[in-house]
Source information:
A computed fold for a 343-nucleotide RNA from Lachnoclostridium sp. An131, annotated as Bacterial RNase P class A. Rfam family: Bacterial RNase P class A. Rfam describes the family as follows. Ribonuclease P (RNase P) is a ubiquitous endoribonuclease, found in archaea, bacteria and eukarya as well as chloroplasts and mitochondria. Its mean pLDDT, the model's own confidence on a scale to 100, is 76. Taxonomically the source falls in Lachnoclostridium (Bacteria, Bacillota, Clostridia, Lachnospirales). A source record names the gene rnpB.
RNA sequence: CAGGUAAAGCAGGUGUUCGCGGCUGACAGGCCGAAAGGCGUCAGGUGAGGAAAGUCCGGGCUCCGCAGGGCAGGACGCCGGAUAACGUCCGGUAGAGGCGACUCUAAGGAAAGUGCAACAGAAAUGUACCGCCAGGAAGCUGGUAAGGGUGGAAGGGCAGUGUAAGAGACUACCGCCCGCCUGGUAACAGGCGGGGCACAUGUAAACCCCGUCCGGAGCAAGACCGAAACGAGACAUAAGCCGGCCCGGCUGUCUCAGGUAGGUUGCUUGAUUCUGCCGGCGACGGCAGAGCUAGAUAGAUGAACACCCACGACAUAACCCGGCUUAUCGCUUUGCCUGUGUA
Numbered sequence: 001c002a003g004g005u006a007a008a009g010c011a012g013g014u015g016u017u018c019g020c021g022g023c024u025g026a027c028a029g030g031c032c033g034a035a036a037g038g039c040g041u042c043a044g045g046u047g048a049g050g051a052a053a054g055u056c057c058g059g060g061c062u063c064c065g066c067a068g069g070g071c072a073g074g075a076c077g078c079c080g081g082a083u084a085a086c087g088u089c090c091g092g093u094a095g096a097g098g099c100g101a102c103u104c105u106a107a108g109g110a111a112a113g114u115g116c117a118a119c120a121g122a123a124a125u126g127u128a129c130c131g132c133c134a135g136g137a138a139g140c141u142g143g144u145a146a147g148g149g150u151g152g153a154a155g156g157g158c159a160g161u162g163u164a165a166g167a168g169a170c171u172a173c174c175g176c177c178c179g180c181c182u183g184g185u186a187a188c189a190g191g192c193g194g195g196g197c198a199c200a201u202g203u204a205a206a207c208c209c210c211g212u213c214c215g216g217a218g219c220a221a222g223a224c225c226g227a228a229a230c231g232a233g234a235c236a237u238a239a240g241c242c243g244g245c246c247c248g249g250c251u252g253u254c255u256c257a258g259g260u261a262g263g264u265u266g267c268u269u270g271a272u273u274c275u276g277c278c279g280g281c282g283a284c285g286g287c288a289g290a291g292c293u294a295g296a297u298a299g300a301u302g303a304a305c306a307c308c309c310a311c312g313a314c315a316u317a318a319c320c321c322g323g324c325u326u327a328u329c330g331c332u333u334u335g336c337c338u339g340u341g342u343a
Stems, first nucleotide, its partner, number of pairs: 001339010012308007020047002023044005030039003049314001053325002056323005061218004073214005078092005093107001094105004108209002113207002115203003129148002131144005156174002159171003175197001176195008222265004231256006240250003272291008309312001
């Protein structure tokens, strides 16, 4: 320098003007409303993201349910750790890919049972198509998985012994299974010994088996205030209506209930952010100091101009956090790997 790999960060900037949502202060003391409360003007300060998205997991919070346990159903699944929790993260193990840095894995069980395996192929789990060998004149019969052919997959692999030809039939090595020893918290790794291997293919993101976890609904959760109308009660009955009178009713006043319209709250100080130190390989944890960073309810962030640059992508909070996934113009930084050149 080129190519690659892993990770971190930024997400146009500055100024002027106009406009919008919260907050604070001042002014005004006016308008709406039964009330609670809301509305005005000016000034100051503040106002979206790395994903605010998808709403896919996990939790907080709230209400309902609940003696305890189980069934069903769902999710998850190598080992150890982190965490409020997780299907997330970290560190390992095993397998796979890459020269390498490094990356990927839904990674329990196929010696409990069931199902499925298109096409091809003789046969897909119990089978002889070609070939080989023996017999026979031949059709054919028997033996045979060494070789060929089909297939993603075909009777552990390979070499030898053996044989009519063959075959774990036998032997060595590898693989597999079982037992023991050593190291490791463990997954697992290494070693030793044994078993001739009918323990005979794959599939469990097919049913299933084993283990672990899960009560339900969600801020339109929930809490408080609360008209009008309707309803209940008490009192009054001056006037009016129920054709004259009394009672009673309509009516008037007050109280209560209910909780609709409407309003308030929940609402943003939190498993919080930043900095430093300490513990840990790390995820993360501890301590100290500092900071406050939207809170709307038809829903606020926009527009114009000027200058600069790398010429601006994806996208707009709605109870709050931790994750995952997906979208994204471009730019910057760092570690490492490979190749080439120069010193």